[in-house]
Context: one part of a larger RNA
RNA sequence: GGACGAACGCUGGCGGCGCGCUUAAUACAUGCAAGUCGAGCGAGAACCUGGGCUUCGGCCCAGGGGACAGCGGCGAACGGGUGAGUAACACGUGGGUAAUCAACCCCCGACACCGGGAUAGCCCAGGGAAACUUGGAUUAAUACCGGAUGCUCCGUCUGGCCUGCGGGCCGGCCGGAAAAGGGUAGCUUCGGCCUCCGGUCGGGGACGAGCCCGCGGCGGAUUAGCUUGUUGGUAUGGGUAACGGCCUACCAAGGCGACGAUCCGUAGCUGGUCUGAGAGGACGAUCAGCCACACUGGGACUGAGACACGGCCCAGACUCCUACGGGAGGCAGCAGUAGGGAAUCUUGCGCAAUGGGCGAAAGCCUGACGCAGCGACGCCGCGUGAGGGAAGAAGGCCUUCGGGUUGUAAACCUCUUUCAGGAGGGACGAAGCCACUCGGGUUAAUAGCCCAGAGGGUGACGGUACCUCCAGAAGAAGCCCCGGCUAACUACGUGCCAGCAGCCGCGGUAAUACGUAGGGGGCAAGCGUUGUCC
Numbered sequence: 001g002g003a004c005g006a007a008c009g010c011u012g013g014c015g016g017c018g019c020g021c022u023u024a025a026u027a028c029a030u031g032c033a034a035g036u037c038g039a040g041c042g043a044g045a046a047c048c049u050g051g052g053c054u055u056c057g058g059c060c061c062a063g064g065g066g067a068c069a070g071c072g073g074c075g076a077a078c079g080g081g082u083g084a085g086u087a088a089c090a091c092g093u094g095g096g097u098a099a100u101c102a103a104c105c106c107c108c109g110a111c112a113c114c115g116g117g118a119u120a121g122c123c124c125a126g127g128g129a130a131a132c133u134u135g136g137a138u139u140a141a142u143a144c145c146g147g148a149u150g151c152u153c154c155g156u157c158u159g160g161c162c163u164g165c166g167g168g169c170c171g172g173c174c175g176g177a178a179a180a181g182g183g184u185a186g187c188u189u190c191g192g193c194c195u196c197c198g199g200u201c202g203g204g205g206a207c208g209a210g211c212c213c214g215c216g217g218c219g220g221a222u223u224a225g226c227u228u229g230u231u232g233g234u235a236u237g238g239g240u241a242a243c244g245g246c247c248u249a250c251c252a253a254g255g256c257g258a259c260g261a262u263c264c265g266u267a268g269c270u271g272g273u274c275u276g277a278g279a280g281g282a283c284g285a286u287c288a289g290c291c292a293c294a295c296u297g298g299g300a301c302u303g304a305g306a307c308a309c310g311g312c313c314c315a316g317a318c319u320c321c322u323a324c325g326g327g328a329g330g331c332a333g334c335a336g337u338a339g340g341g342a343a344u345c346u347u348g349c350g351c352a353a354u355g356g357g358c359g360a361a362a363g364c365c366u367g368a369c370g371c372a373g374c375g376a377c378g379c380c381g382c383g384u385g386a387g388g389g390a391a392g393a394a395g396g397c398c399u400u401c402g403g404g405u406u407g408u409a410a411a412c413c414u415c416u417u418u419c420a421g422g423a424g425g426g427a428c429g430a431a432g433c434c435a436c437u438c439g440g441g442u443u444a445a446u447a448g449c450c451c452a453g454a455g456g457g458u459g460a461c462g463g464u465a466c467c468u469c470c471a472g473a474a475g476a477a478g479c480c481c482c483g484g485c486u487a488a489c490u491a492c493g494u495g496c497c498a499g500c501a502g503c504c505g506c507g508g509u510a511a512u513a514c515g516u517a518g519g520g521g522g523c524a525a526g527c528g529u530u531g532u533c534c
Stems, first nucleotide, its partner, number of pairs: 001534004006530005013382006019375002021340001026338003030335003035074003040071002047064007081293003091216007100209002105205007113147004123136005152177004157172006181197002186193002218265003225256003230253006237247002268290004272283004295316005318329004346372001348371003354368001355366004385415004395406004419475001421470005429461001432458003436455003439451004478523005483504003489518005499506002
């Protein structure tokens, strides 16, 4: 000198864009943060209409209506948070997988036949303070099960070809393995056909994931030896989607290490960021990629995918409820609270946009996200007026008492009106989406379906940005420093006191170094100080 997720002191007009618990991975009140599909399924409250009965309390039947639940599907493994742990194939980079998986999406091929039994909900009965739960009866499906078929796929056995000798490719016998339907409109001989969305099997692709390997990136030798599933082999062993001591049994005695094993300390890694001419050094906030974690420890279930932040089970600590028998909970999601701390924000608005989940769609959900609020925390921009105005007012300060200086500074004259204030107009973001009305196409069709050409609807921000007008210099300057380094000097007070100080050092009666004043220098909505890095 530069830099900062900064803090502290004094000060503080406006705007744009960013950033904002670095500490206690401490504990959490409250609300919200993951649902959706009725075009998979059965049932169906309130309410409305019609009819019937009535002891006037109401009840029953049929139709409409569709809430809350329930079964089922997909999602919930994404998105969001944090950095505790981890010195490791965790990360970065380059490869391998002939040792693998892959839901949704795309392409291709083949198929969907015949049956069956349950169950939740509802109803009845019971237990419990509650959380919840037991029994009975009954019912549906794109839920579940059996059989058939099987291009193909899987497994034992087997033939041929290729081979990098690990295996791969092409065949054969036997055995095994599929399925689900739904809806709109039309046509219909009432069987069905057609269109769309789904289902099953197989092959390929895309996105994604698992596993393996080479190389690279911290400190300590005042840590020198470490290791028994340890190192290798065998097994028709187990296990996995898959190789493998991953696990088990047996056999052998290996394996690693001064090219630093082991141990200890520290630490998420990277793209990058800061600095520097560079080489390098330091760091890893925001944004992006990967990893790890979700009260602490352990475990599996479901599933294409988890050993699963807002799922389950067990143990523990803590908090809460209780009728004392037993239960409930997990903000390192968004806000917010307490605590800790030098220190870090609103219990805001909206799904209008972008993106995600579900759905045929309308749409619903979305504290992701888009915005707004608070904070000079940072960067950038603007303003606090402009021109004229005296041999120079007053006041202040100094003085050799002549004067000097503050100083064109003020007053005064002329002018302008950014920003803030007031008034009026008023967005882009929607080139999207919506089939509501026209229009067009398809068609026998004025059903449906398709087309966004015209109209109409759709904006949280927001009456915001922006534009125009009004008034009036009107509302807007501080902070640090002035001994040398280092730009800037005098007076008074004080008297080794009070104090200053980054280093050298100032102060003991004329202090340019302390305090105040006048003057001056620097930067400026900031200026200084502290801390840290280069």